Large-subunit ribosomal RNA, domain IV from Corynebacterium pilbarense, 359 nucleotides, folded computationally. The coordinates come from a structure-prediction model, not an experiment, and the mean pLDDT is 86. It matches the Rfam family "Bacterial large subunit ribosomal RNA". Gene Ontology terms of the family: ribosome and structural constituent of ribosome.
Context: one part of a larger RNA
RNA sequence: CUGUGGUUAAGGAACUCGGCAAAAUGCCCCCGUAACUUCGGGAGAAGGGGGACCACAACCGGUGACACAUCAUUCGUGUUGAGCUGGUUGGGGUCGCAGAGAAGAGAGGGGAGCGACUGUUUAUCAAAAACACAGGUCCGUGCGAAGACGGUUAAGUUGAUGUAUACGGACUGACGCCUGCCCGGUGCUGGAAGGUUAAGAGGACCCGUUAGACCCUUUGGGUCGAAGCGGAGAAUUUAAGCCCCAGUAAACGGCGGUGGUAACUAUAACCAUCCUAAGGUAGCGAAAUUCCUUGUCGGGUAAGUUCCGACCUGCACGAAUGGCGUAACGACUCCCCUGCUGUCUCAACCACAGGCCCG
Numbered sequence: 001c002u003g004u005g006g007u008u009a010a011g012g013a014a015c016u017c018g019g020c021a022a023a024a025u026g027c028c029c030c031c032g033u034a035a036c037u038u039c040g041g042g043a044g045a046a047g048g049g050g051g052a053c054c055a056c057a058a059c060c061g062g063u064g065a066c067a068c069a070u071c072a073u074u075c076g077u078g079u080u081g082a083g084c085u086g087g088u089u090g091g092g093g094u095c096g097c098a099g100a101g102a103a104g105a106g107a108g109g110g111g112a113g114c115g116a117c118u119g120u121u122u123a124u125c126a127a128a129a130a131c132a133c134a135g136g137u138c139c140g141u142g143c144g145a146a147g148a149c150g151g152u153u154a155a156g157u158u159g160a161u162g163u164a165u166a167c168g169g170a171c172u173g174a175c176g177c178c179u180g181c182c183c184g185g186u187g188c189u190g191g192a193a194g195g196u197u198a199a200g201a202g203g204a205c206c207c208g209u210u211a212g213a214c215c216c217u218u219u220g221g222g223u224c225g226a227a228g229c230g231g232a233g234a235a236u237u238u239a240a241g242c243c244c245c246a247g248u249a250a251a252c253g254g255c256g257g258u259g260g261u262a263a264c265u266a267u268a269a270c271c272a273u274c275c276u277a278a279g280g281u282a283g284c285g286a287a288a289u290u291c292c293u294u295g296u297c298g299g300g301u302a303a304g305u306u307c308c309g310a311c312c313u314g315c316a317c318g319a320a321u322g323g324c325g326u327a328a329c330g331a332c333u334c335c336c337c338u339g340c341u342g343u344c345u346c347a348a349c350c351a352c353a354g355g356c357c358c359g
Stems, first nucleotide, its partner, number of pairs: 001354008010345002014343001019340001027051005036041001038174001052094003056090008067079004095099001107338007114330002119131002135172007147158003175325004180255003185252002187248005194243003200237002206231004212224005256274005283317001284314001295311005
């Protein structure tokens, strides 16, 4: 010096991002116990008191001697209850600083946020507000079902020895009160009149080759050209799809601007106008969301960028990508209080282990 353990005057969180760590609480019995609440809880709430040993007394048990009674007898039954033994209570007494004398062994309360809860998770930096969950809704599936496995055309298997109160998928996430408007875009479902549209069918017209014919007629050349073969190929016909027409938002998603106006001012119930598919309803709101911002007011403090309650000017909340509440629960997050302390003011000493220095 480091580590581990211990003690500390006075103060008691002044430390610090933060009471991190430590201290404190801790067992049993008795008394007592609030708001709130889903009436189960909350609750071991909180907060108090007692606890050792000795003798005595009372009471409650266990065992049950002697004795007595009963029966015609053995056996048995009943009464009394000594002794031994376990415990509870009462008033006394004794000792110590201290009696759950060691070890082991809840700190508590208040206010918010999030998630209902028990559970699950990043084996090896994250345990959470993330995941799951019971409950809710929608969609698909009528049965060798949908879906899934099998190499995306197999057999087979699963679903399921199930049958729509079933199975699969998606979203939400107990419970309470609720879940507004928009189908223009995208998706899905349904529709079939019309438009467009593939291969295929169809083969008009055209072209190549050529028997042959005609012309110049020189070995040869030119023109026309049937059938066949070959090439190219129009009209016409033809599905789904797309265009089109509807429905559908607990499908993906979306949910305005400007100007003016009331007899103080301010504001605008009101009016006008533009645009849209429709212009954000209830509830909540500087919020796990608020930039400006330490918004403003109130509370708490001597003093509060955090916290709580309001306001609403919501940069950029908002209704199953759920909205707002909510008892209980949480090794979750934030704020406050009591107790407690070497966290600190401010350090000191002791023990053990290691390092280092000297010998």